Bacterial RNase P class A from a Ktedonobacterales bacterium, 429 nucleotides, folded computationally. A source record names the gene rnpB. Model confidence (mean pLDDT): 75 of 100. The RNAcentral record of the sequence draws on ENA. Taxonomically the source falls in Ktedonobacterales (Bacteria, Bacillati, Chloroflexota, Ktedonobacteria).
[in-house]
RNA sequence: CGAGGACGCGAGGCAAUCGCGGUGGUGGGGUGGCGCAAUCCACCUACUCAUCGAGGAAAGUCCGAACUCCCUAGAGCGGGAUGCUGGCUAACGGCCAGUGGGGGCGACCCCAAGGAAAGUGCCACAGAAACAUACCGCCCGCGCGGGGCCGGGGCCACCUGGCCCCGCGCGAGUAAGGGUGAAAUGGUGAGGUAAGAGCUCACCGGCAGCCGGGUGACCGGCUGGCCGCGGUAAACCCCAUCUGGAGCAAGGCCAGACAGGAGCAGUGGCCCCCCGGUUCGCCGGGUGGCCCGCGGGUGGCUCGCCUGUUACAACCUCCGGGUUGGCCGCACGAGGUGGCGGGUAACCGUCAUCCCAGAGAGAUGAUUGCCCUCGCGCGUGCCGCAAGACACGCGCGAGACAGAAUUCGGCUUACCGCUUCCUCGGACC
Numbered sequence: 001c002g003a004g005g006a007c008g009c010g011a012g013g014c015a016a017u018c019g020c021g022g023u024g025g026u027g028g029g030g031u032g033g034c035g036c037a038a039u040c041c042a043c044c045u046a047c048u049c050a051u052c053g054a055g056g057a058a059a060g061u062c063c064g065a066a067c068u069c070c071c072u073a074g075a076g077c078g079g080g081a082u083g084c085u086g087g088c089u090a091a092c093g094g095c096c097a098g099u100g101g102g103g104g105c106g107a108c109c110c111c112a113a114g115g116a117a118a119g120u121g122c123c124a125c126a127g128a129a130a131c132a133u134a135c136c137g138c139c140c141g142c143g144c145g146g147g148g149c150c151g152g153g154g155c156c157a158c159c160u161g162g163c164c165c166c167g168c169g170c171g172a173g174u175a176a177g178g179g180u181g182a183a184a185u186g187g188u189g190a191g192g193u194a195a196g197a198g199c200u201c202a203c204c205g206g207c208a209g210c211c212g213g214g215u216g217a218c219c220g221g222c223u224g225g226c227c228g229c230g231g232u233a234a235a236c237c238c239c240a241u242c243u244g245g246a247g248c249a250a251g252g253c254c255a256g257a258c259a260g261g262a263g264c265a266g267u268g269g270c271c272c273c274c275c276g277g278u279u280c281g282c283c284g285g286g287u288g289g290c291c292c293g294c295g296g297g298u299g300g301c302u303c304g305c306c307u308g309u310u311a312c313a314a315c316c317u318c319c320g321g322g323u324u325g326g327c328c329g330c331a332c333g334a335g336g337u338g339g340c341g342g343g344u345a346a347c348c349g350u351c352a353u354c355c356c357a358g359a360g361a362g363a364u365g366a367u368u369g370c371c372c373u374c375g376c377g378c379g380u381g382c383c384g385c386a387a388g389a390c391a392c393g394c395g396c397g398a399g400a401c402a403g404a405a406u407u408c409g410g411c412u413u414a415c416c417g418c419u420u421c422c423u424c425g426g427a428c429c
Base pairs, nucleotide, nucleotide: 001425002424003423004422005421006420008418009417010416012371013370014369015368016367017366018365020053021052022051023050024049025047026046028045029044030043031042032041033040055401059412060411062410063409064408065407066406067247068246069245070244074303075302076301077300079243080242081241082240083239084098085097086096087095088094099113100111101110102109103108114238115237119236120235121232122231123230135178136177137174138173140171141170142169143168144167145166146165147164148163149162150161151160152159153158186204187203188202189201190200191199205227206226207224208223209222210221211220212219213218251328252327253326254325260319261318262317263316266292268291269290270289271288273286274285275284276283277282293309294308295307296306297305298304335354336353337352338351339350340349341348342347372399373398374397375396376395377394378393379392380391381390383388
């Protein structure tokens, strides 16, 4: 100098002028509480007044919570989420520290990383075969045919035996080799064999057992009648843990407005008590309780629970009507900053200090000057043959992404600049 990696920091500063929003103060008038008036309060309005006024992501709304409501959400089934270990946290799918695996020459980075020996499914194309198979090849046996060599017989046409080679067919063995594939039943080498094979041996890998270390994931060592059991679970599934729903338009209070209508259910059973009647068998009426049935709620289903039920049904369904105002929730919080202490860290404890936007479709901006950072150009200085670096000055340009809406903790995405440390490569001393 170039190419990278990790951690962190800032989000331009100051001044002037103009402008916007909240709160407080002051003044004035109007309206209301309010009634005869005064006082007071609320709202509106004005100000050379005071003070405060976006972010690291306010964003996406993807996780987790606080808070609120749903007649408490209890059980089972189903659904969903998560999935190495230990820790942190209010909680988490987050963070920290590790383990294992993968990538990079490296600094470092990435990983939903339980179970494939419960079952089911799938494994394209190719290939014989993708989970129970053998295409080519190798080897053995039998049969047939052909050839060569050596014999035997012979009536010279031929017949016959042995060995070797080749081809075809059938049967058996093999999984070494070839070929296919993302993947072919541990890998390499030697022995062994008819040919082969963990068949045997050495090394490597895996598995199991034992021993040692670690809180643990796991790591190391030794041993073996071990090599059986292909892959795939972001396929179904199994296992473990967690899990009710809706969301500040939650929800509460005040004021105002309006118009209601239609539909859906048992003259069920049993019991206690009261009243009346009675031929003493019971009958009629009423309050209450239980069971069954039916309607509704408990935004998946069933049970359970709650609720209505001889009634003017309902918090149910459908049609229709009214409102679109005010206040609270709502800004002191798992709060910020700094010191000290504990911890490798995430984080925790303690002390001090600070108060820090809030509305309503929604304020936080603009201009000018000086400074800052970066880029480009020009000039001067120093070194130098030159190129050029460095320093200073001048001019021009640029300073990103982006805007709170109930509030926090994360993740993800967008984006400008800088410090420090580290890695690799090149050049020079």